Annotation: Predicted 3D model of a 499-nucleotide part of an RNA (small-subunit ribosomal RNA, 5' domain) from Acetivibrio cellulolyticus. Lineage of the source: Bacteria > Bacillati > Acetivibrionales > Acetivibrionaceae > Acetivibrio.

Context: one part of a larger RNA
RNA sequence: GACGAACGCUGGCGGCGUGCUUAACACAUGCAAGUCGAGCGGAGAAUAUAGCAAUAUAUUCUUAGCGGCGGACGGGUGAGUAACGCGUGGGUAACCUGCCUUUUACAGGGGGAUAACACUGGGAAACUAGUGCUAAUACCGCAUAACAUAGCGAAAUGGCAUCAUUUUGCUAUCAAAGGAGUAAUCCGGUAAAAGAUGGACCCGCGUCCGAUUAGCUAGUUGGUGAGGUAAAGGCCCACCAAGGCGACGAUCGGUAGCCGAACUGAGAGGUUGAUCGGCCACAUUGGGACUGAGACACGGCCCAGACUCCUACGGGAGGCAGCAGUGGGGAAUAUUGCGCAAUGGGGGAAACCCUGACGCAGCAACGCCGCGUGAAGGAUGAAGGUUUUCGGAUUGUAAACUUCUUUGAUUGGGGACGAUAAUGACGGUACCCAAAAAACAAGCCACGGCUAACUACGUGCCAGCAGCCGCGGUAAUACGUAGGUGGCAAGCGUUGUCC
Repeated sequence: GACGAACGCUGGCGGCGUGCUUAACACAUGCAAGUCGAGCGGAGAAUAUAGCAAUAUAUUCUUAGCGGCGGACGGGUGAGUAACGCGUGGGUAACCUGCCUUUUACAGGGGGAUAACACUGGGAAACUAGUGCUAAUACCGCAUAACAUAGCGAAAUGGCAUCAUUUUGCUAUCAAAGGAGUAAUCCGGUAAAAGAUGGACCCGCGUCCGAUUAGCUAGUUGGUGAGGUAAAGGCCCACCAAGGCGACGAUCGGUAGCCGAACUGAGAGGUUGAUCGGCCACAUUGGGACUGAGACACGGCCCAGACUCCUACGGGAGGCAGCAGUGGGGAAUAUUGCGCAAUGGGGGAAACCCUGACGCAGCAACGCCGCGUGAAGGAUGAAGGUUUUCGGAUUGUAAACUUCUUUGAUUGGGGACGAUAAUGACGGUACCCAAAAAACAAGCCACGGCUAACUACGUGCCAGCAGCCGCGGUAAUACGUAGGUGGCAAGCGUUGUCC
């Protein structure tokens, strides 16, 4: 000098930030991911018309289910990881990419189901079985089809070995969906090419401590073939060979998320990795796949373990390292708040819906910055306090008193920007105007030397102080109190850690 700090004493205001560093301990409760009726068939309600009524038709609203898109983003945490994890620079002649943009072409004609629903059952519940009915942008054949894919050829060009690119011939395989609107048209669908974005893999270099860890390794190292993947590869498998790594530190053990950056320092360097941004990993512990453009998926599924809860004992339910909040641990860390107004995200043609992301407010001197607690004058140097050699000295222009001002706080009035037409949680907030009165607002530490600042009393090696040297045993500037003084100031000291 710095701090995500804590503790002690004290505490007026504002702006901007920051706030479980410990138990990746366990969690009551609420909320945090939905949306689309302009994909579909139903169901319910309301209104209108017709009718005596049953009912029928139309419109509107709501929506459990099927279907689509999104739940792989956003948010949290740092347990694991010493690793191509991260950083940096390259490579892919070894790759993928929903939505979006551009371009080209196409959308013909059919089929069979199933949830919802109804009925009958089972079960305490969670839930579930059977029969029957029905729709689709759900599912499945057929047709058409190439600059797609696969196979067999030809030619040219290029390269980095396998090869790549372009032109061209033949054969085979594979598409589609409709909806809204009176219509125009719009929103969608299928195939292909390119772009953009996002990702995957590989490589060079860098990346903590220990040798009181010296040898390690059998899918191990390489080859051939087959499998698998979006894709190269012992990634996996069969066979063959016997290799591969290591004092330039392998292996083993310990510790640790990495970086941009932050702190410090003249710099070199040292230390750290909170907040903010990028990457990675994880989601009660371990394992697994499914769906999908994308996951081996925090608020999805299955299995196993531990724990908690319900149970009719047969069986079930759950996962805050999301936002609040609770218990526990701890020196220690906040509200079960308001709003989608803004920014951004998901769905939708849109209206709009959802959004504890986010925007705000609340709490905390936790930090930084700013402001205030008055200003000028004022000597009978008042009183009081302290001290005294009793003369005085000091507190001290300090107070009183006179004049003045009103920042903050208070009261009253007006009142935003943020929002291009409408829409403001913040918020009657910021800010402006007016009013009243010096009125409501100062402490903490130190005073032997280092080190700015001294006297009195008490105590008497006691009580105590102390960062170091050291003070205290009867005149203590070092202990305690008082007065005075010095320093900093809404803070001041102490402790801890780093430079």

Model confidence (mean pLDDT): 87 of 100.